Transfer RNA from Chloromonas perforata, 72 nucleotides, folded computationally. It matches the Rfam family "tRNA". The family's RNA type in Rfam is transfer RNA. Model confidence (mean pLDDT): 80 of 100.
RNA sequence: GAGCUCAUCGUCUAAAGGAUAGGACAGCGGUCUUCUAAACCGCUAAUGUAGGUUCAAUUCCUACUGGGCUCA
Numbered sequence: 001g002a003g004c005u006c007a008u009c010g011u012c013u014a015a016a017g018g019a020u021a022g023g024a025c026a027g028c029g030g031u032c033u034u035c036u037a038a039a040c041c042g043c044u045a046a047u048g049u050a051g052g053u054u055c056a057a058u059u060c061c062u063a064c065u066g067g068g069c070u071c072a
Stems, first nucleotide, its partner, number of pairs: 001071007010025004018055001027043005048064005
């Protein structure tokens, strides 16, 4: 220098054009318990950035940023 691939709550992950962006763990609150743990209930929390296509974009296209792999 070229190509491929990935980027979603604090962490791991689902959604592959239309349903309130879902789940698990963690955190916070509650029930239970003499206390703690466990169990159960509830709450908080996310689409890397900028454009484009579309009635509608996490999803498709382009550029950029960052991670990984391959080639030179």